A computed fold for a 73-nucleotide RNA from an Acidimicrobiales bacterium, annotated as transfer RNA. NCBI's taxonomy places the organism under Bacteria, Bacillati, Actinomycetota, Acidimicrobiia, Acidimicrobiales.
């Protein structure tokens, strides 16, 4: 400097153009249960890096930036 690749709740996956108001499992809150804790059960909040395009319709395709991982010189 030049190539590939990746970026989705607190983590860690899934979801490749429309069936879904983005879903799962851990966590985390609240209620039950228990003397209490655990563990078990109900149930809630919680997310598409940003910016632009394309499309009737984009987390999903397409440039560009940011950060991250590799590979080469």
């Nucleotide at each position: 400097g030049c190539c590939c690749c990746c970026a989705u709740c607190g983590u860690c996956c899934a979801g490749u153009g429309g069936c879904c108001u983005a879903g799962g499992a851990c966590a985390u809150c609240a209620c039950c249960c228990u003397u209490u804790c655990a563990a078990g059960g109900u149930g809630g909040g919680a997310a598409c890096a940003c910016g632009g395009g394309u499309u009737c319709g984009a987390a999903u395709c397409c440039c560009g930036u940011u950060g991250g991982g590799g590979g080469u010189g």

It matches the Rfam family "tRNA". By type it is a transfer RNA. Its mean pLDDT, the model's own confidence on a scale to 100, is 82.